[in-house]
RNA sequence: GCGCGCUUAACUCAGAGGCAGAGUGUCGGACUCCUAAUCCGGCGGUCGCGGGUUCGAUCCCCGCAUCGCGCA
Numbered sequence: 001g002c003g004c005g006c007u008u009a010a011c012u013c014a015g016a017g018g019c020a021g022a023g024u025g026u027c028g029g030a031c032u033c034c035u036a037a038u039c040c041g042g043c044g045g046u047c048g049c050g051g052g053u054u055c056g057a058u059c060c061c062c063g064c065a066u067c068g069c070g071c072a
Base pairs, nucleotide, nucleotide: 001071002070003069004068005067007065010024011023012022013021018055025043026042027041028040029039030038048064049063050062051061052060
């Protein structure tokens, strides 16, 4: 330099055009003599950045960036 892939919550990951979700975490509560476990509820997101398409974009297209893999 070229090609491919990844980028979504504090972390690990779903989400294939119309409400952004789960587990973990954390906070509160129930239970318990007290913990742990278990159960219930709450909290938490500019969906990497900038454009484009569309009535509408996390999702499709282009560029850039980070990281990973391969080729030279």
Model confidence (mean pLDDT): 83 of 100. Predicted 3D model of a 72-nucleotide RNA (transfer RNA) from Vanrija pseudolonga. It matches the Rfam family "tRNA". The family's RNA type in Rfam is transfer RNA.